A computed fold for a 74-nucleotide RNA from Desulfocapsa sp., annotated as c-di-GMP-I riboswitch aptamer. Its mean pLDDT, the model's own confidence on a scale to 100, is 81.
């Protein structure tokens, strides 16, 4: 340096649900809250799911992929 990642440690994120706002909707944002997570950080590239009144949109905590990052026995 790279890979893997146990016991620990510093911390991190935040499901369901409730309140308010936005949206046609799925859903998103903020606050509370904690089911869980070692990438539950980011990206809609592929598959998949959801929504649609046409365009279209949403989900990265569905799977794969890309990319960046923390600790430390071995």
């Nucleotide at each position: 340096u790279a890979a893997a990642u146990a016991c620990a440690a510093u911390g991190c994120c935040a499901a369901a649900c409730c309140u308010g706002c936005u949206g046609a909707a799925a859903a998103g944002c903020a606050g509370g809250g904690a089911c869980g997570g070692a990438a539950a950080g980011c990206c809609a590239c592929g598959g998949g799911a959801c929504u649609u009144a046409g365009a279209g949109g949403u989900c990265a905590g569905c799977c794969g992929g890309g990319u960046u990052g923390c600790c430390u026995a071995u």